[in-house]
RNA sequence: UGAAAGUGUAUCUAGGGUUCCGUUCUCUUUUAAAAGAGAAGCUGGACCGAGCGAUACAGACAUUGACUUCAAUGUCACACCGAUGGGAGAAAAGCCCGGACGGA
Numbered sequence: 001u002g003a004a005a006g007u008g009u010a011u012c013u014a015g016g017g018u019u020c021c022g023u024u025c026u027c028u029u030u031u032a033a034a035a036g037a038g039a040a041g042c043u044g045g046a047c048c049g050a051g052c053g054a055u056a057c058a059g060a061c062a063u064u065g066a067c068u069u070c071a072a073u074g075u076c077a078c079a080c081c082g083a084u085g086g087g088a089g090a091a092a093a094g095c096c097c098g099g100a101c102g103g104a
Base pairs, nucleotide, nucleotide: 007058008057009056010055011054012053015048016047020045021044022042023040024039025038026037027036028035029034059076060075061074062073063072064071065070078099080103081102082101085097086096087095
């Protein structure tokens, strides 16, 4: 100085917001119950959700045994710090661009 070929899917977790439901507050109608309107992310239902979190399944590679095609075993490592910006359903995010980029 240069270099990702660092597998995929699902379920969940950390995390995330507010369309919908619920909750709380305010106002209006009302004797009240209740209804309507507005506001609040608010313990929640539901929703989004990790490259550097978990699990499962699939997949890849190697070796061995059998030789149609399977089986068994093993491996799939590492990933510290930090912005700005852009994208998506209502919105946000550890989502996606992105193991970008910068630093160590």
Molecule: Guanidine-I riboswitch aptamer
Organism: Proteiniclasticum aestuarii